Record summary:
The prediction has a mean pLDDT of 87. A computed fold for an 84-nucleotide RNA from Cohnella sp. CIP 111063, annotated as c-di-GMP-I riboswitch aptamer. Its Rfam family is "c-di-GMP-I riboswitch aptamer". On this family, see Weinberg et al., Nucleic Acids Res 2007: "Identification of 22 candidate structured RNAs in bacteria using the CMfinder comparative genomics pipeline". From the family's description: GEMM was predicted in a large-scale screen for bacterial structured RNA regulatory elements. Its family is annotated with cyclic-di-GMP binding in the Gene Ontology. The RNAcentral record of the sequence draws on Rfam.

RNA sequence: ACGAUAAAGGCAAACCUGCCGAAAGGCAGCGACGCAAAGCUAGAGGGCCUUCUCUUCUGCGAGGAAUGGCAGCCAGCUACCGAA
Numbered sequence: 001a002c003g004a005u006a007a008a009g010g011c012a013a014a015c016c017u018g019c020c021g022a023a024a025g026g027c028a029g030c031g032a033c034g035c036a037a038a039g040c041u042a043g044a045g046g047g048c049c050u051u052c053u054c055u056u057c058u059g060c061g062a063g064g065a066a067u068g069g070c071a072g073c074c075a076g077c078u079a080c081c082g083a084a
Stems, first nucleotide, its partner, number of pairs: 002082002010035002016029005033072001039077003045074002047070003053065005
């Protein structure tokens, strides 16, 4: 580098419940859709989500902007096992 219907083990989507949060989302429980990195990195890459707040406008709405998030989007880093 590659990834078995191998061995040993691991993680846990959605739903539901509780808590936190303005939201996105997070934590715990439950539960398995899936995962060979579904381990780590969001104080240094790209991408995506949200808008308390700020801001623009033709203003009771619409647009823009992370300082808030996502690692189960790509990427980077590290790592268990060993058939072909």